[in-house]
């Protein structure tokens, strides 16, 4: 100097005035417990991505879920995991001078397909072209027989063209040329995996209330399960009119939970010890101002030192967790390569 | 929260069982007309929304993003 690769930060103290949740205290209501409201203290208060929902899990109903099709996915070996297409380690393949860096990496004699163009030929066979061998045709030319000359015909030899059989070679094209070719992220065969739906799952309290009318399905079993048949399960379902209403609380954040330090493994990761709790809202809060210092960036003044405006990257929780992916102003670092 | 569709030429859309991408509108040149418009002829224009990976090859297959759209609750 120019790359590769892997952690980590995401401005820092103070002050005011606002929002939310949770203590407490005062008042009020209530026989108390307790409730709620308004003030007053105190305390916590977004992210590495909270995002896209792209993969899997937990949890909750539905029969804790079973048999079979369809469908979906995975695919090298071997480990971790709650589980996985995520991670790790190896091997193998392609690209990189290197550090690396990207692979859905099983089978193509179960079977279908498809393979442009170029090439003789593309998976069907077999031969476009080239030497050699050999048959028989056809043409020229010499010889030499028939016929009295020409003509015309038979024999033999050379030479050439065309074909037929046999064997030999290669020639180029293309990603692949006969070889049991190449394509399975083209159907498909194997072997695994995967019921379905989602906190707007679902449970509880409440309110209104008449459960009216009408047609359909149903014990040859409907509904109940969101792809379909079995199987299980037992009596109501469903659709329209029509009349009524109020919406609360729980789920709800102590968890495969984070730090640190030891041990075990090459690593993903696992086990032990200590330490600590770090959001819980429900049209939805975590926001604004000012003060000093820092960082970076553009500006002006100044020889310079420096002094001074102006800006601050992606983006907002919403049941939770373990990946991928993608946005991202900068900053600090190991570690390697040429 | 859950679930589909779509992106190609300026503009509206073909092309999908993989083989170097068409049309129509519009633009541009010539013709025709006095000129214009309208017809006729000819021609120019594409990172198939990015990025990757299967393939001898990818708009087409497979995965991941982005950006519009629309449904159900």
């Nucleotide at each position: 100097g120019a790359g590769u690769u892997g952690g980590c930060c995401a401005g820092a103290c103070a002050g005011u005035c606002g929002c939310u949740g949770u203590c407490g205290g005062c008042g009020c209501g209530u026989u108390a417990u307790c409730g709620u409201c308004a003030c007053c203290g105190a305390u916590a208060g977004a992210g590495g991505a909270a995002a896209g929902u792209c993969c899997g899990g937990g949890c909750u109903c539905c029969a804790c879920a079973g048999g079979g099709u369809a469908g979906g996915g995975u695919g090298a070996c071997g480990g971790c995991u709650a589980a996985c297409g995520a991670c790790c380690g190896u091997c193998c393949g392609c690209c990189g001078c290197g550090a690396g860096g990207c692979g859905a990496g099983g089978a193509a004699c179960a079977g279908g397909g498809c393979c442009a163009c170029a090439g003789a030929g593309a998976c069907g066979a077999g031969u476009c072209c080239g030497c050699c061998g050999u048959g028989g045709c056809c043409u020229g030319c010499g010889c030499u027989g028939g016929u009295u000359u020409u003509a015309u015909u038979g024999g033999c030899g050379c030479a050439g063209g065309a074909u037929g059989c046999g064997g030999c070679g290669g020639g180029g094209u293309g990603a692949a040329a006969c070889g049991c070719g190449g394509c399975a992220a083209c159907c498909u065969c194997c072997a695994c995996c995967c019921g379905g739906a989602g906190c707007a799952a679902c449970a509880c309290c409440a309110a209104a209330u008449a459960g009216g009318c009408a047609a359909g399905c149903g014990a040859u079993g409907a509904c109940g399960u969101g792809a379909c048949c079995c199987a299980c399960c037992g009596a109501g379902c469903u659709u329209g009119c029509g009349g009524g209403u109020a919406g609360g609380u729980g789920g709800c954040u102590a968890g495969a939970g984070c730090g640190u330090g030891c041990g075990g493994g090459c690593a993903a990761c696992c086990g032990u010890a200590c330490g600590u709790c770090g959001a819980g809202a429900g049209g939805a809060a975590u926001g604004a101002c000012u003060g000093u210092c820092a960082c970076g960036g553009c500006g002006g003044c100044g020889c310079a030192a420096g002094c001074u405006g102006c800006c601050g990257a992606c983006a907002g929780a919403a049941c939770c967790c373990g990946g991928c992916u993608u946005a991202u102003c900068g900053g600090c670092u190991g570690a390697c390569u040429c | 929260g859950c679930c589909g569709g779509a992106g190609u030429a300026g503009c509206u859309c073909a092309g999908c069982u993989g083989g170097u991408a068409g049309a129509g509108c519009a633009g541009c040149u010539g013709a025709u007309u006095u000129g214009u418009a309208a017809u006729c002829a000819g021609c120019u224009g594409g990172u198939c929304g990015g990025g990757g990976g299967u393939u001898c090859g990818a708009u087409u297959c497979c995965c991941u993003u982005c950006u519009c759209c629309g449904g159900c609750u």